[in-house]
Molecule: RNase P RNA; transfer RNA
Organism: Alphaproteobacteria bacterium
RNA sequence: AUCGGAAGUCGGGCGGUCGCGUUUUUGUCUUUUGGCAAAACCGAGGAAAGUCCGGGCUCCACAGAAACAAGGAUGCCGGAUAACGUCCGGCGGGAGAAAUCCUAGGGAAAGUGCCACAGAAAAUAUACCGCCUCUUUAUAGGGGUAAGGGUGAAAUGGUGCGGUAAGAGCGCACCGCAUUGCUGGUAACAGGAAUGGCAGGGUAAACCCCAUCCGGAGCAAGACCAAAUAGGGAUAACAUUACGGUGUGUUUCUGCAUCGUUAUCCGGGUAGGUCGCUCGAGCCCUUCGGUAACAAAGGGCCUAGAUAAAUGAUCGCCCCUGAUUUUAUCAGGACAGAACCCGGCUUAUAGACUUCCGAUACUU
RNA sequence: GCGGGCGUAGCUCAGCUGGUAGAGUACGAGCUUCCCAAGCUCGGUGUCGCGGGUUCGAAUCCCGUCGCCCGCUCCA
Numbered sequence: 001a002u003c004g005g006a007a008g009u010c011g012g013g014c015g016g017u018c019g020c021g022u023u024u025u026u027g028u029c030u031u032u033u034g035g036c037a038a039a040a041c042c043g044a045g046g047a048a049a050g051u052c053c054g055g056g057c058u059c060c061a062c063a064g065a066a067a068c069a070a071g072g073a074u075g076c077c078g079g080a081u082a083a084c085g086u087c088c089g090g091c092g093g094g095a096g097a098a099a100u101c102c103u104a105g106g107g108a109a110a111g112u113g114c115c116a117c118a119g120a121a122a123a124u125a126u127a128c129c130g131c132c133u134c135u136u137u138a139u140a141g142g143g144g145u146a147a148g149g150g151u152g153a154a155a156u157g158g159u160g161c162g163g164u165a166a167g168a169g170c171g172c173a174c175c176g177c178a179u180u181g182c183u184g185g186u187a188a189c190a191g192g193a194a195u196g197g198c199a200g201g202g203u204a205a206a207c208c209c210c211a212u213c214c215g216g217a218g219c220a221a222g223a224c225c226a227a228a229u230a231g232g233g234a235u236a237a238c239a240u241u242a243c244g245g246u247g248u249g250u251u252u253c254u255g256c257a258u259c260g261u262u263a264u265c266c267g268g269g270u271a272g273g274u275c276g277c278u279c280g281a282g283c284c285c286u287u288c289g290g291u292a293a294c295a296a297a298g299g300g301c302c303u304a305g306a307u308a309a310a311u312g313a314u315c316g317c318c319c320c321u322g323a324u325u326u327u328a329u330c331a332g333g334a335c336a337g338a339a340c341c342c343g344g345c346u347u348a349u350a351g352a353c354u355u356c357c358g359a360u361a362c363u364u
Numbered sequence: 365g366c367g368g369g370c371g372u373a374g375c376u377c378a379g380c381u382g383g384u385a386g387a388g389u390a391c392g393a394g395c396u397u398c399c400c401a402a403g404c405u406c407g408g409u410g411u412c413g414c415g416g417g418u419u420c421g422a423a424u425c426c427c428g429u430c431g432c433c434c435g436c437u438c439c440a
């Protein structure tokens, strides 16, 4: 220098003017709540997004605490954490020349199901071609075999030597596998030893089994104040047992029940308003423990709370990008925007920057 | 904020207990007709929204993601 990999930071900067939102103070108006004006402080993000997980908080249900059932989730080991499906460290498997990256990774010997086509046979097994052998003139048939061919994604351990009529773990060596000890490790697991001739393929992101976890709903939770209209209840006064309406007995006839007006008071509750609402598992720095996630101690800081919803516009100087062009002008500044609050995950993101690692080539 | 559903041919929809992706309509060609329509015969048309995984094999199973649609206080 080129190519590749890992971790992380920023997300235009400074200043002026005007405007908007919350809070505080002052002035002024108002019976009060409060309105208006001025000043001061503060005023979007790394994802505020998707709503995919976990928690706080609130209400409901149950209640001594818990357990069981259903449903759902998770699934190698150890740790972190309020908790997690998140994070950290390790193990096994896979990719790569390496740095490094990916990995839903329990159980197929509890049971059930599925494995199209091809193929003899897809799991209770079995034999198309072939090889060997017997009967037979021959065709053909019986028996042995699973070495070889063929099918398939997958065919009942693999390679080699011996052995045999031909063959075969039939015997042996190595590899693989199973069982039982040993050593190291907290463990997953790794290494090595002995024994066994090998024992029933795959699929559980098919049903299922095992272990662990989960009560339900969500700030549209919930609490308080409380118009107008309609409707409910109580009391009092007046009117009435007629017509009619409604409901019901399937329909008609007919029967039963129920339905009036005014005034006062009460309760629920809608619109509307107030609270919940932002000081919190909070942020920054230092020291210490830990490989790390993280934790402990000390110091400092307060940093949006709107409700149809503020966070904007413009000017000057600089930064970056592009175009025209030749040193100036013009255009532009990624993704996107809080709504109860946190911890994660995922997705979008122009561009700029920092640190470390691997490989190759060259120079010193 | 909470919850549910859909995405397959130009259009409307099947297929989703994993095994070559189908129907109607539309389109094209031919027959029929003097010509057209209707009718008959034949034919093509698909990254199954996208990415990844499980599996021998995925439209179908799982995860992520994108887009669209719908519902959600009480009383009267």
Base pairs, nucleotide, nucleotide: 001360002359003358004357005356006355007354008353009352010351012318013317014316015315016314017313018312020043021042023040024039025038026037027036028035029034045335049346050345052344053343054342055341056340057218058217059216060215071214072213073212074211075210076090077089078088079087080086091105092103093102094101095100106209107208111207112206113203114202115201128149129148130145131144132143133142134141135140157175158174159173160172161171162170176198177196178195179194180193182191183190184189222275223274224273225272232266233265234264235263236262237261238260244259245258246257247256248255282301283300284299285298286297287296289294319333320332321331322330323329324328365436366435367434368433369432370431371430374389375388376387377386383420391407392406393405394404395403413429414428415427416426417425